A computed fold for a 78-nucleotide RNA from a Nitrospirota bacterium, annotated as c-di-GMP-I riboswitch aptamer. Its Rfam family is "c-di-GMP-I riboswitch aptamer". About the family: GEMM was predicted in a large-scale screen for bacterial structured RNA regulatory elements.

RNA sequence: UUAUCGAAAAGGCAAACUGCCUGAGAGGGUAGGACGCAAAGCCACUGGUCCUGAAAUGAGGACGGCAGGGUUACCGAA
Numbered sequence: 001u002u003a004u005c006g007a008a009a010a011g012g013c014a015a016a017c018u019g020c021c022u023g024a025g026a027g028g029g030u031a032g033g034a035c036g037c038a039a040a041g042c043c044a045c046u047g048g049u050c051c052u053g054a055a056a057u058g059a060g061g062a063c064g065g066c067a068g069g070g071u072u073a074c075c076g077a078a
Stems, first nucleotide, its partner, number of pairs: 005076002012037002017032006035065001041071003045068003048063005
């Protein structure tokens, strides 16, 4: 230094729940809050799950804290 890995410390993120706002819905935003997280950073590419008023019977959405994949990255004990 690279790959793997995840002890310590610093820093980071923030589940449930609650208030407010927002969407037809799944959901989303924000503030509080911390169950957890080493990519719980980013990308809907594959699968999965969920929603669908109008149009439509295959299409439009949602979820990255569901499994893969891609990509970038902090710290450094064994």

Of the family's consensus pairs, 95% are formed in the model.
Its mean pLDDT, the model's own confidence on a scale to 100, is 80.
The sequence was found by an Rfam model in a public genome assembly.